[in-house]
Context: one part of a larger RNA
RNA sequence: CGCAUGGAGAUUUGAGGGGAGCUCUUCCUAGUACGAGAGGACCGGAAGGGACAGACCUCUGGUGUGCCAGUUGUUCCGCCAGGAGCACCGCUGGGUAGCCAUGUCUGGAAGGGAUAAGCGCUGAAAGCAUCUAAGUGCGAAGCCCACCCCAAGAUAAGAUCUCCCGUCCCUUCCCGCAAGGGAAGGGAGUAAGACCGCAGGUAGACUACCUGCUUGAUAGGCGGCAGGUGUAAGCGCAGUAAUGCGUUGAGCUUAGCCGUACUAAUGGUCGAGCGG
Numbered sequence: 001c002g003c004a005u006g007g008a009g010a011u012u013u014g015a016g017g018g019g020a021g022c023u024c025u026u027c028c029u030a031g032u033a034c035g036a037g038a039g040g041a042c043c044g045g046a047a048g049g050g051a052c053a054g055a056c057c058u059c060u061g062g063u064g065u066g067c068c069a070g071u072u073g074u075u076c077c078g079c080c081a082g083g084a085g086c087a088c089c090g091c092u093g094g095g096u097a098g099c100c101a102u103g104u105c106u107g108g109a110a111g112g113g114a115u116a117a118g119c120g121c122u123g124a125a126a127g128c129a130u131c132u133a134a135g136u137g138c139g140a141a142g143c144c145c146a147c148c149c150c151a152a153g154a155u156a157a158g159a160u161c162u163c164c165c166g167u168c169c170c171u172u173c174c175c176g177c178a179a180g181g182g183a184a185g186g187g188a189g190u191a192a193g194a195c196c197g198c199a200g201g202u203a204g205a206c207u208a209c210c211u212g213c214u215u216g217a218u219a220g221g222c223g224g225c226a227g228g229u230g231u232a233a234g235c236g237c238a239g240u241a242a243u244g245c246g247u248u249g250a251g252c253u254u255a256g257c258c259g260u261a262c263u264a265a266u267g268g269u270c271g272a273g274c275g276g
Stems, first nucleotide, its partner, number of pairs: 001153001006164007016150004022050007034039001052107005060101004067094005072087006111145003118138004165275001167188009193270004197213005218264003221260005227253003234247005
């Protein structure tokens, strides 16, 4: 920009396209059929795996550089105590969310249609025979559908539902005695709604997408909780002291959950005229 026949929002149909399509072992049937024996099935049923793929984070673990603790050297905060900086996050032990796999769940199927090789039925040419010439049936991990994903620029541009609109001004013209009615062109502010902007993230390179914008929980702050770390500082007691014990499951705590307008979400621009 189009999808012409006013303008919007949402939900869809599926032409067409893409993905997937794997395989093993064990058990039952059954030590049956078969076979002198050794051995040992078809068909049918069940269970457990491997690799691959998708999704997810409850569990098991990894990471987790603005979470907690321990600890070495050194500098500084006047000193003690307590801390801060630097040393690969100084090193070490743990670890929330998120992201992950080695973790968890799921998938290949079943089924239908048409067939291949092949196997038939009926059956002539050719009194027989013959699956084929007419006719007709079965038959593959393969083909079409079915399963998952994209999808109306599918210009043959589809469908359904819902929302808005019965204006104003100017110019020209038509009808009418007039009041008034109508048409074309231009302009204006609007409707539903959209875009920009702003607070943001479940989204993300940008864009896009999604949530929110005071009629508000969108982010931050604050409160509570969960989770993490593992008993802070100060004081008291014991000990010459290192240290231990008590106050104390203490103190601290990022991304999680619930709440709360305290802070910040100011505002702007477009956008139809009942529809050839």
A computed fold for a 276-nucleotide part of an RNA from a Pseudomonadota bacterium, annotated as large-subunit ribosomal RNA, domain VI.
The RNAcentral record of the full RNA draws on ENA.
The organism belongs to Pseudomonadota, within Bacteria.